Predicted 3D model of a 522-nucleotide part of an RNA (small-subunit ribosomal RNA, 5' domain). Its Rfam family is "Bacterial small subunit ribosomal RNA". The coordinates come from a structure-prediction model, not an experiment, and the mean pLDDT is 85.
Context: one part of a larger RNA
RNA sequence: GGAUGAACGCUAGCGGCAGGCCUAACACAUGCAAGUCGAGGGGUAGGGGAGAGCUUGCUUUCCCUGAGACCGGCGGAUGGGUGAGUAGCGCGUAUGCAAUCUGCCCUGUACAGGGGAAUAGCCCAGGGAAACUUGGAUUAAUGCCCCAUAGUAUCAUUGACCGGCAUUGGUCGUUGAUUAAAGAUUUAUCGGUACAGGAUGAGCAUGCGUCCCAUUAGUUUGUUGGUAAGGUAACGGCUUACCAAGACUACGAUGGGUCGGGGCCCUGAGAGGGGGAUCCCCCACACUGGUACUGAGACACGGACCAGACUCCUACGGGAGGCAGCAGUGAGGAAUAUUGGACAAUGGGCGAUAGCCUGAUCCAGCCAUGCCGCGUGCAGGAAGACUGCCCUAUGGGUUGUAAACUGCUUUUUUACGGGAAGAAACACCCCCACGUGUGGGGGCUUGACGGUACCGUACGAAUAAGGAUCGGCUAACUCCGUGCCAGCAGCCGCGGUAAUACGGAGGAUCCGAGCGUUAUCC
Numbered sequence: 001g002g003a004u005g006a007a008c009g010c011u012a013g014c015g016g017c018a019g020g021c022c023u024a025a026c027a028c029a030u031g032c033a034a035g036u037c038g039a040g041g042g043g044u045a046g047g048g049g050a051g052a053g054c055u056u057g058c059u060u061u062c063c064c065u066g067a068g069a070c071c072g073g074c075g076g077a078u079g080g081g082u083g084a085g086u087a088g089c090g091c092g093u094a095u096g097c098a099a100u101c102u103g104c105c106c107u108g109u110a111c112a113g114g115g116g117a118a119u120a121g122c123c124c125a126g127g128g129a130a131a132c133u134u135g136g137a138u139u140a141a142u143g144c145c146c147c148a149u150a151g152u153a154u155c156a157u158u159g160a161c162c163g164g165c166a167u168u169g170g171u172c173g174u175u176g177a178u179u180a181a182a183g184a185u186u187u188a189u190c191g192g193u194a195c196a197g198g199a200u201g202a203g204c205a206u207g208c209g210u211c212c213c214a215u216u217a218g219u220u221u222g223u224u225g226g227u228a229a230g231g232u233a234a235c236g237g238c239u240u241a242c243c244a245a246g247a248c249u250a251c252g253a254u255g256g257g258u259c260g261g262g263g264c265c266c267u268g269a270g271a272g273g274g275g276g277a278u279c280c281c282c283c284a285c286a287c288u289g290g291u292a293c294u295g296a297g298a299c300a301c302g303g304a305c306c307a308g309a310c311u312c313c314u315a316c317g318g319g320a321g322g323c324a325g326c327a328g329u330g331a332g333g334a335a336u337a338u339u340g341g342a343c344a345a346u347g348g349g350c351g352a353u354a355g356c357c358u359g360a361u362c363c364a365g366c367c368a369u370g371c372c373g374c375g376u377g378c379a380g381g382a383a384g385a386c387u388g389c390c391c392u393a394u395g396g397g398u399u400g401u402a403a404a405c406u407g408c409u410u411u412u413u414u415a416c417g418g419g420a421a422g423a424a425a426c427a428c429c430c431c432c433a434c435g436u437g438u439g440g441g442g443g444c445u446u447g448a449c450g451g452u453a454c455c456g457u458a459c460g461a462a463u464a465a466g467g468a469u470c471g472g473c474u475a476a477c478u479c480c481g482u483g484c485c486a487g488c489a490g491c492c493g494c495g496g497u498a499a500u501a502c503g504g505a506g507g508a509u510c511c512g513a514g515c516g517u518u519a520u521c522c
Stems, first nucleotide, its partner, number of pairs: 001522004006518005013374006019367002021332001026330003030327003035074003040071002046065009081285003090210008100202002105198007113147004123136005153178004158173006183190002211257003218248003223245008260282004264275004287308005310321004338364001340363003346360001347358004377408004388398004414458005422449001428443007466511005471492003477506005487494002
């Protein structure tokens, strides 16, 4: 000198864009953050209409509509948060899988015949303070089960051909065995099953790179390899039994400490050095530890079970909870924001759609935390006015064109008026093309921000400057006070009676809505 997720002191007019718990992965009141589908299913409470009975305000029949809850499907494995752990194939990069899986999506081929038993809900009867829960009867489905059909699927058998570095891969065959399906509807469609291919996502393996300590020198028994079996989507000591005695290591094993990794960021001419906030990719975690279930995918932040600590409720028998989601509270700290608005846009989930949900997101609020921009006037004006300060003091210098005064302007402020873009779509209606669900055109609809940005008019210099420094380094000097005192100080150092170094004043220098100090890095 540059830089910062900064803090502190003094000061402060506005706007744009960004950023905002670095500390206690400390504990959390309250609200919200993951639902959706009635075009999968049974169907109730309720509402409306018509009718009947009469006890005239009740009961009952039919029709239409119809929550909440329940069964079922898809999604809750994405999005969002945090960096505790981890020195690891965790990450980065480059390869391989002839050792693998992949819901939704796209393409293609083929198919969807028949039957059955249950169970929520509803109803009845209980238990419990509650959380919740037990028994009985009955019922539906795109829920569950059975049979049939089937090959380019799977398994076994065996033949031929073509390849590969190898374990072996691919294609065409033979024989046998095994496994499918679901309907809905407004008749436009949307779904279902099997297989093959693609896309996307994931899993695994390997080369190289990846901090400090030798005042850590030996480490290891599923350890290293083999055979067999099990397990997995898949390879593998991944697991087990048996056999062998191996494996790693001064090219640093093992141990200890510290730490999420990268793209990137800061500095520097570069080489390097330092960092890992915001944004993006990957990993890990979700009160602490463990476990699996469901599922295409989890060993699952707002799922389950067990144990523990903590908090809360209790009728003392027993129960409930997990903000490292968004706000917010306490605590810690030098220190870090609103218990806001909207789904209008972008994106996501469900749905045929309408739509619903979305603290993702888009916006607004707070904070000079940073960067950038604008303003606090401009021109003229010498009696070089008054005051202040200084001097060699009837005088001069400086403050200083500064002020007064004259003219001008109105960015900005204030008031009033106008007023966006972001919106193109989806759906619906009309038309056209191909030809039966796509594309194109036209119409219509939709804005949280926001009466915001922006534009215009009016008034009037009106509404707006400070901070640090002035001995040298280092730009900027005099007077007074003090007297090794009070004090200053980054280093050298200054102060003991003429202090340009302390305190005040006048003046000056630097930067400027900021200026200094502290901390950290180069």